[in-house]
RNA sequence: UGCGGGGUAGAUCAGUGGCAGAUCACUGGAUUCAUAAUCCAGAGGCCGUGGGUUCGAGUCCCACCCCCGCGA
Numbered sequence: 001u002g003c004g005g006g007g008u009a010g011a012u013c014a015g016u017g018g019c020a021g022a023u024c025a026c027u028g029g030a031u032u033c034a035u036a037a038u039c040c041a042g043a044g045g046c047c048g049u050g051g052g053u054u055c056g057a058g059u060c061c062c063a064c065c066c067c068c069g070c071g072a
Base pairs, nucleotide, nucleotide: 001071002070003069004068005067006066007065010024011023012022013021018055026042027041028040029039030038048064049063050062051061052060
């Protein structure tokens, strides 16, 4: 410097242009003599940044930043 993949909850990851989700973790409750396990409920996101297209963008387009890989 070029090409490809990736960036979404604390962690690991889903998400056909039309309400942002799962599992684990966390908090509260039930259960227990108590803890673990189990069950119920809850909180936690302005989706890497900035623009664009669109009635509508996590999703499509452009630029940039960061991570991984390949090539030079």